[in-house]
A computed fold for a 74-nucleotide RNA from Aurantibacillus sp., annotated as transfer RNA.
RNAcentral holds the sequence, with entries from ENA.
The prediction has a mean pLDDT of 80.
Rfam family: tRNA. By type it is a transfer RNA.
RNA sequence: UGCGAUUUGGAGCAGUUGGUCAGCUCGCUUGGCUCAUAACCAAGAGGUCAUAGGUUCGAGUCCUAUAAUCGCUA
Numbered sequence: 001u002g003c004g005a006u007u008u009g010g011a012g013c014a015g016u017u018g019g020u021c022a023g024c025u026c027g028c029u030u031g032g033c034u035c036a037u038a039a040c041c042a043a044g045a046g047g048u049c050a051u052a053g054g055u056u057c058g059a060g061u062c063c064u065a066u067a068a069u070c071g072c073u074a
Stems, first nucleotide, its partner, number of pairs: 002072006010026004019057001028044005050066005
């Protein structure tokens, strides 16, 4: 310099062909169980999907630009 991949709760990840799709595991909080702790069981809080625009009746999903991280190349 050019090309490619990724960006979704606190952490790690799914979300297939645009539609009732805001989900999983861990963590956190509360309650139960226990003499008590851990483990186990139940419930709850926490996201507007990197940012901005566009297409559409409808966008996490499609298009454009930008940013960040990683890789390849010179």